[in-house]
Molecule: transfer RNA
Organism: Clostridia bacterium
RNA sequence: GCUGGUGUAGCUCAGUUGGUAGAGCAGUUGAUUUGUAAUCAACCGGUCGUGGGUUCGAGUCCCACCAUCAGCU
Numbered sequence: 001g002c003u004g005g006u007g008u009a010g011c012u013c014a015g016u017u018g019g020u021a022g023a024g025c026a027g028u029u030g031a032u033u034u035g036u037a038a039u040c041a042a043c044c045g046g047u048c049g050u051g052g053g054u055u056c057g058a059g060u061c062c063c064a065c066c067a068u069c070a071g072c073u
Stems, first nucleotide, its partner, number of pairs: 001072007010025004019056001027043005049065005
């Protein structure tokens, strides 16, 4: 230098044919317990890597860039 993959909650990851962004773990609160753990219930948590484009509507489609991984040279 070229090609391809990945980027979504604090972490690990889903997200179907473009139609109001979800789960588990973690965290907080409560119940339970003499107390802790475990269990149960509720809550909290998102500029979907950045910037543009298409569209009535984009996590999803298109372009550029950034980060990271792999391969080729």